[in-house]
RNA sequence: UUUUUAUACAGAGGCGUGGAGAGACAGGCUCGACGAAACGCCGACAACCCCCGGAACAUCCGGAACGGUGCCAAGUCCUGAUUAUAUAAAAA
Numbered sequence: 001u002u003u004u005u006a007u008a009c010a011g012a013g014g015c016g017u018g019g020a021g022a023g024a025c026a027g028g029c030u031c032g033a034c035g036a037a038a039c040g041c042c043g044a045c046a047a048c049c050c051c052c053g054g055a056a057c058a059u060c061c062g063g064a065a066c067g068g069u070g071c072c073a074a075g076u077c078c079u080g081a082u083u084a085u086a087u088a089a090a091a092a
Stems, first nucleotide, its partner, number of pairs: 001092008013042005021031003025080004043072001045070001048068002051063005076084001
């Protein structure tokens, strides 16, 4: 990067560095020098994988949160495109 499956109206931010952009794309709208992106540290949220227990066992239910990811403005911010986007797990 591509494919498959699942999920997307819930939840959760401080500090330091940095210094003008950010919210995928288009159009809106919004956030931003009362400090954007990015990076680092710490913390939180969630519960996909992992782990534990159970059942009517290709699966489902419950638990846990050490480990691997994810995530912490606005319903995936809204509308459109749904053969879109994002994340997880698996495969190539």

Record summary: SAM riboswitch aptamer (S box leader) from Hymenobacter cavernae, 92 nucleotides, folded computationally. It was read from a public genome assembly, where an Rfam model found it. Of the family's consensus pairs, 97% are formed in the model.